[in-house]
Context: one part of a larger RNA
RNA sequence: GCCGGCGACUUAGUCUUGUGUAGCGAGCUUAAAUCGAAGAGAUGGAGGCGUAGGGAAACCGAGUCUGAACAGGGCGACAUAGUUACACGAGCUAGACUCGAAACCAGGUGAGCUAGGCAUGAGCAGGUUGAAACUCCCGUGACUGGGAGUGGAGGACCGAACCGGUGCACGCUUAAACGUUCUCGGAUGACUUGUGUCUAGGAGUGAAAAGCUUACCGAACCUGGAGAUAGCUAGUUCUCCCCGAAAUGUAUUUAGGUACAGCGUCGAGUGCUGAAUGUGGCGUGUAGAGCACUGACAAGGCUAGGGGGCCUACCAGCCUACCAAACCUUAUCAAACUCCGAAGUGUCACAGUUUUAACUCGGCAGUGAGGCUGCGUGAGCUAACUUUCGUAGCCGAAAGGGAAACAACCCAGACCGCCAGCUAAGGUCCCCAAAUCGUCGUUAAGUGGUAAAGGAUGUGGAAUUGCAGUGACAGCCAGGAGGUUAGCUUAGAAGCAGCUACCCUUUAAAGAGUGCGUAAUAGCUCACUGGUCGAGUGGUUCUGCGCCGAAAAUGAUCGGGGCUUAAACGAUGUACCGAAGCUGCGGACUUGCACUUUGUGCAAUUGGUAGGGGAGCGUUCCAAAUGUCGAUGAAGGUAGACCGGAAGGACUGCUGGAGAUAAUGGAAGUGCGGAUGCCGGU
Numbered sequence: 001g002c003c004g005g006c007g008a009c010u011u012a013g014u015c016u017u018g019u020g021u022a023g024c025g026a027g028c029u030u031a032a033a034u035c036g037a038a039g040a041g042a043u044g045g046a047g048g049c050g051u052a053g054g055g056a057a058a059c060c061g062a063g064u065c066u067g068a069a070c071a072g073g074g075c076g077a078c079a080u081a082g083u084u085a086c087a088c089g090a091g092c093u094a095g096a097c098u099c100g101a102a103a104c105c106a107g108g109u110g111a112g113c114u115a116g117g118c119a120u121g122a123g124c125a126g127g128u129u130g131a132a133a134c135u136c137c138c139g140u141g142a143c144u145g146g147g148a149g150u151g152g153a154g155g156a157c158c159g160a161a162c163c164g165g166u167g168c169a170c171g172c173u174u175a176a177a178c179g180u181u182c183u184c185g186g187a188u189g190a191c192u193u194g195u196g197u198c199u200a201g202g203a204g205u206g207a208a209a210a211g212c213u214u215a216c217c218g219a220a221c222c223u224g225g226a227g228a229u230a231g232c233u234a235g236u237u238c239u240c241c242c243c244g245a246a247a248u249g250u251a252u253u254u255a256g257g258u259a260c261a262g263c264g265u266c267g268a269g270u271g272c273u274g275a276a277u278g279u280g281g282c283g284u285g286u287a288g289a290g291c292a293c294u295g296a297c298a299a300g301g302c303u304a305g306g307g308g309g310c311c312u313a314c315c316a317g318c319c320u321a322c323c324a325a326a327c328c329u330u331a332u333c334a335a336a337c338u339c340c341g342a343a344g345u346g347u348c349a350c351a352g353u354u355u356u357a358a359c360u361c362g363g364c365a366g367u368g369a370g371g372c373u374g375c376g377u378g379a380g381c382u383a384a385c386u387u388u389c390g391u392a393g394c395c396g397a398a399a400g401g402g403a404a405a406c407a408a409c410c411c412a413g414a415c416c417g418c419c420a421g422c423u424a425a426g427g428u429c430c431c432c433a434a435a436u437c438g439u440c441g442u443u444a445a446g447u448g449g450u451a452a453a454g455g456a457u458g459u460g461g462a463a464u465u466g467c468a469g470u471g472a473c474a475g476c477c478a479g480g481a482g483g484u485u486a487g488c489u490u491a492g493a494a495g496c497a498g499c500u501a502c503c504c505u506u507u508a509a510a511g512a513g514u515g516c517g518u519a520a521u522a523g524c525u526c527a528c529u530g531g532u533c534g535a536g537u538g539g540u541u542c543u544g545c546g547c548c549g550a551a552a553a554u555g556a557u558c559g560g561g562g563c564u565u566a567a568a569c570g571a572u573g574u575a576c577c578g579a580a581g582c583u584g585c586g587g588a589c590u591u592g593c594a595c596u597u598u599g600u601g602c603a604a605u606u607g608g609u610a611g612g613g614g615a616g617c618g619u620u621c622c623a624a625a626u627g628u629c630g631a632u633g634a635a636g637g638u639a640g641a642c643c644g645g646a647a648g649g650a651c652u653g654c655u656g657g658a659g660a661u662a663a664u665g666g667a668a669g670u671g672c673g674g675a676u677g678c679c680g681g682u
Base pairs, nucleotide, nucleotide: 001682002681003680004679005678006677011094012093013092015091016090017089018088019087020086021085022084023083024082027049028048029047033043034042035041053060054059063075064074065073066072097235098234100232104225105224106223107222108221109220115199116198117197118196119195120194121193122192123191124189126158127157128156129154133150134149135148136147137146138145162186163185164184167182169180170179201217203213204212205211238616239615240614241613242612243611248261249260250259251258252257262367263366264364265363266362267361268360269359270358274355275354276353277351278350279349280348281347282346283345284344288340289338290337294334295333296332298330299329300328301327303324305323306322307320308319309318310317370395371394372393373392374391375390376389378387379386400411401410402409415587416586417585418584420583421582422581426577427576428575429561430560431559435574437573438572439571440570441569442568448563454548455547458545459544460543461542462541463540464539465538466537467536475532476531477530478529479528481505482504483503486500487499488498511526515524516523588606590604591603592602593601594600595599617671619668620667621666622665623664627661628660629659636655637654638653639652640651642649643648
C1' cells in the first nucleotide's frame, strides 16, 4: 500500500422554545405513593400551567404607575385559548459529534544506570630519573662549602594491566539504540575498583555541561483528578426531489473567533403594496468648464517699499536691462477653489404597458479570509497575478462551444434519451466539421506570426505649391569674363586660414564666389547662361500598409504542416460549419391553474458549494409468531443477458448444510474510502 472487521451529532432533565399529531377545553394535568397475576389498569388534586393587570412595594384593579392633578405619558383591558402526552427541529446544563496536545495538581515508585558522600576491602608488569636525610673524605679557627658513597622522594619520566576517549576511517534498516580497527591521554594518584550504605522530583547530586537522577530531564517515572482545556487541525459512513447564500456593515484584549444587522430556507399571515418602464415634482455639485471667492502662477505696464549708482555739509534730488506689495493688460492652474454645470442618480406622486415579486411574524441556518475582468478614484513608479474604495459582470457554487493548452476573457446557463434540424461566439487549404467562395483594393516585410524614441528617394491614396512647347527636370556640348592678387591681416592670403565690405563694368550669363585643391599661384567644379533633346519635372503637408532600430542561455516553430493577385491585411456580399443555446420526437419530476374527480389537460420550471425543506431504500433487534418458509435444502458465498427513477429488489444454477422470517407497526450501538485512524491478514 491493499483486503476484511471496528470507527464519529448520542443520552439525560416534572429545563426553555417552536412545528406536527392526538386527548380534553375556560380549563388542562397529576407527582410521590397505594391497590393490582409487581401486567393492563384503577386510586391519588399535594402541586404545576392557564383564566388580569399595573407598581420597587404597601396596594389598587379593567385598570394601574408616575404625578399636586379630573393633565400628559408608560404598561395593560375592551375578550380569547389553553393544557397534557408523544414525535421531531433547536437552545441550555452536563465530556455533549469523534480523535489529538504541550502542560497543571495530588499520592506513590525509583540512586541494580548515573552524581556525590560514608564504611570496609582490593589493584597498579617492567624500566628510568635519583630530592631530603645520613656516612666517609677534602676543607675552615669554627661554620658555610666541595667530592664520593649510601639513600629512595615525587599530583616526577617511559610504558603493560587498569581507567580514559585525541584524530581519521568503517559502521549508521549496525555485530552494537554510541560500537570496531589503527592512533592517542593518564597510569603512586584530586588514581582505579569490589561490596555494604546514605541523599529524590521544584527535590537531590553536580571540579558547573542546566550535566546526571534506570536507553529522549530547563523539572524523572507510575497511578489518579481526567473524557483537563484546545476561538486550532484532521475526519464525520445510504439514495432521490425543491430552493439556494456569504466572504458586507457595526462592535469586540477584536482582526483565521463571536454578537446583532444584511443575504438563504421552511411555515403562517397581508393581498399587488415588489421590479422594470414612462411622465411630473423635489434633491444633488461629480465630468466638463471657469477665475466671481480661496490660493497658486507666466510676461508686460504702472507704482509704494527695498537694493545699487550719481550727487550731496544737511535736508533733499536724479538715474536704474535689480527685487517687488497693491492696481491694470495679456495668459494659465487646483482632491481639500466655484460665478457656473451636465449625463446620471436618489426620493415622492401618478400611469397600469411588461414582469413576479414584496412586506410582517415565527422555526432553522450558513456566511462575516474572497478573487479576476471592464469602467471611475486613491496609495504605488498613471510598477506588480500589488493594494484601498465605488460600480457592473463572471468565478466562487457553472458544466458545454471558442480563445492551441488556460477558475475569471467571448458565446451560452447542462431534468433524461435520440446515428434529427437551426443558430451564437468563433470559423470554412490539411491536421479538423465547413468557401482553395465572389467583387474591389493594400502589403513583399513570411510583415502577418511581440516592442519605443529615433531614422530612411520602400510603396499606395489625398491635398497644396513652384517650373514647363515663349521648351522645363535629368543627361550631353559650350561659356562661367574684366576692374582684381577687393581691402585688411599675413612669410604668403591671388574667390576658397581669418576679419571687413560684398561694389562697378562687359554681357546670353558669370558670386569680390558652392565644394575639391596649392606653400601661395595653378588646376577641377558649382551657382548662373546659350545650344542640343522633347514632356512632364521639383518642393511641402496629411494619410494606408510595410523597412531599420530588434542580443540569452538543451531544438526550433504562426498550435503544427504549410501559405504571397494569399491560407496575410482593409472594405463588401452570399453560402456553409459550429454548443449540453433554440427547435423536433419520446419520457420523468416539481409548482400553479382548470376541469373534473383522483386522473387528465394547459402553462411554467427542474446547474449548484455552505445551508434550509421534503420523500424514500437498506441493516440489527422487538411485536405480528405455538404462525409462515426450510434436508424435495435456511442463512451465507458465487455466476447470470431480469425488475425499479435511486438507495435497492427478485428469480435461476452451483456451493453451503440449519436455520430464516412477510404485510403492518415499534426501538436503535443503523449505512465508511479517507481521520500520518484502531485491530488482524497479506
Molecule: large-subunit ribosomal RNA, domain II
Organism: Deinococcus sp. NS-SX14